Model confidence (mean pLDDT): 80 of 100.
The RNA shown here (transfer RNA) has 73 nucleotides and comes from a Pseudomonadales bacterium.
The RNAcentral record of the sequence draws on ENA.
NCBI's taxonomy places the organism under Bacteria, Pseudomonadati, Pseudomonadota, Gammaproteobacteria, Pseudomonadales.
RNA sequence: GCUAGUGUAGCUCAAUUGGUAGAGCAGCUGCCUUGUAAGCAGCAGGUUGCGGGUUCGAGACCCUCCACUAGCU
Numbered sequence: 001g002c003u004a005g006u007g008u009a010g011c012u013c014a015a016u017u018g019g020u021a022g023a024g025c026a027g028c029u030g031c032c033u034u035g036u037a038a039g040c041a042g043c044a045g046g047u048u049g050c051g052g053g054u055u056c057g058a059g060a061c062c063c064u065c066c067a068c069u070a071g072c073u
Base pairs, nucleotide, nucleotide: 001072002071003070004069005068006067007066010025011024012023013022019056027043028042029041030040031039049065051063052062053061
């Protein structure tokens, strides 16, 4: 340099051919316990990598960048 893939919550990952962004773990609060762990209930946490385009509507489609991974040279 070329090709392909991946970027979503603190971490690991979903989101059925475009239609209100979720789960598990972690975190916080409460209950339970002499206390801790475990368990139960609840809460909070996201401008979906940046910027544009298409569309009534984009995490999903298109384009340019950025980061990472793999392959080729």

It matches the Rfam family "tRNA". Rfam describes the family as follows. Transfer RNA (tRNA) molecules are approximately 80 nucleotides in length. Rfam classes the family as a transfer RNA.